[in-house]
RNA sequence: AGAUGGCCGGAUGGCCGCGGGGCUUCGCAAGAAGCGUCGAGGAAAGUCCGGGCUCCACGGAAACACGGUGACGGAUAACAUCCGCCGGGGGUAACCCCAGGGAAAGCGCCACAGAAAUGAAACCGCCCACCGGCCUAAAGCCGCGGCAAGGUUGAAAAGGUGCGGUAAGAGCGCACCGCGUUCCUGGCAACAGGAGUGGCACGGCAAGCCCCACCGGGAGCAAGACCAAAUAGGGACGGCAUGUAAUCCGUUUCCGGAUAGCCGUCCGGGUAGGUCGCGUGAGGUGUGCAGCAAUGCACAUCCCAGAGGAAUGGCCAUCCAUCUGCUUCGGCAGAGGACAGAACCCGGCUUACAGGCCAUCU
Numbered sequence: 001a002g003a004u005g006g007c008c009g010g011a012u013g014g015c016c017g018c019g020g021g022g023c024u025u026c027g028c029a030a031g032a033a034g035c036g037u038c039g040a041g042g043a044a045a046g047u048c049c050g051g052g053c054u055c056c057a058c059g060g061a062a063a064c065a066c067g068g069u070g071a072c073g074g075a076u077a078a079c080a081u082c083c084g085c086c087g088g089g090g091g092u093a094a095c096c097c098c099a100g101g102g103a104a105a106g107c108g109c110c111a112c113a114g115a116a117a118u119g120a121a122a123c124c125g126c127c128c129a130c131c132g133g134c135c136u137a138a139a140g141c142c143g144c145g146g147c148a149a150g151g152u153u154g155a156a157a158a159g160g161u162g163c164g165g166u167a168a169g170a171g172c173g174c175a176c177c178g179c180g181u182u183c184c185u186g187g188c189a190a191c192a193g194g195a196g197u198g199g200c201a202c203g204g205c206a207a208g209c210c211c212c213a214c215c216g217g218g219a220g221c222a223a224g225a226c227c228a229a230a231u232a233g234g235g236a237c238g239g240c241a242u243g244u245a246a247u248c249c250g251u252u253u254c255c256g257g258a259u260a261g262c263c264g265u266c267c268g269g270g271u272a273g274g275u276c277g278c279g280u281g282a283g284g285u286g287u288g289c290a291g292c293a294a295u296g297c298a299c300a301u302c303c304c305a306g307a308g309g310a311a312u313g314g315c316c317a318u319c320c321a322u323c324u325g326c327u328u329c330g331g332c333a334g335a336g337g338a339c340a341g342a343a344c345c346c347g348g349c350u351u352a353c354a355g356g357c358c359a360u361c362u
Stems, first nucleotide, its partner, number of pairs: 001362008010319007018039003022035005041339001045350002048348005053220004066216005072084004086100001087098004101211002106209002108205003123151002125147003131143004159177006178200001179198008224276004234267007246259005283302008320337001322335005
């Protein structure tokens, strides 16, 4: 100078005040008073993932559609998280980063530039061994012949470097490297190493469609449950009134009953309001054991916010970190506390954060 991991994130005391339990006293009760105790975070935040819980839907299974995840092994209630390991990339290093399945299933795209962007191509260029032309032949110059080494463009040009080879060239041949493929060895595996072989075929993009494997019902505490004034509408019972008009029932007549109105009681309903959900939990701390680790197990110990327009605050004193000014370098004076604020809970991720401490490593 840097890398990684962890921790703290003002302290103590006094006074006043606020919210939740508890105890005591007073009070028939409602309640009041007193005492004592607890009272924001590492992110309570963003609401981006994963779960618990609640209600709704659903006979089971499979397929399709839609959404998500994506090397391998493990951890976990679960995960897009974490741990270990592999591969690729960056860094002198500690270490960091990766949307890290498939491009020989198919479709599509590859701007500009460039001759050519994938059934590769031939602008400049190289060569006349063959073929053909000038020209009947040789030589020479050429192309409708051979070639793709070199130049040019580009993010990317059908392996790279070297030697041989050739008319010039070319995996055309060879060596090394890369790639494909076969076998062996190690590893649970991803994969690594070695030996042989092919002779280069298979450009890139899947955060384009797509294919493969795996996972996935929906909504959220304003979920939801209970008590329950009032109002509308509903039901049961009883009473009153009414025409003997209508309809229905007892087959018909008579007769009897029911229905439509008003009142009362009860049921039911569910608004305002109230109660619960709502604080013992995948909980914290310590020790031991297993494991490289994430983590798991055992024992001991602790109880640690629970409001509901929403408490967790204010003042004073002493000190601490920091900053500013002065300084005779001993100090003195002043300022002043990062990001932020629970709302059903838990595990992660991401983002914000003055300043400080510890450990390991380069």
A computed fold for a 362-nucleotide RNA from uncultured Rhizomicrobium sp., annotated as Bacterial RNase P class A. It matches the Rfam family "Bacterial RNase P class A". Rfam classes the family as a ribozyme. Gene Ontology terms of the family: tRNA processing, ribonuclease P activity and dimeric ribonuclease P complex. Lineage of the source: Bacteria > Pseudomonadota > Alphaproteobacteria > Micropepsales > Rhizomicrobium. Its mean pLDDT, the model's own confidence on a scale to 100, is 76. The sequence is in RNAcentral, with records from MGnify.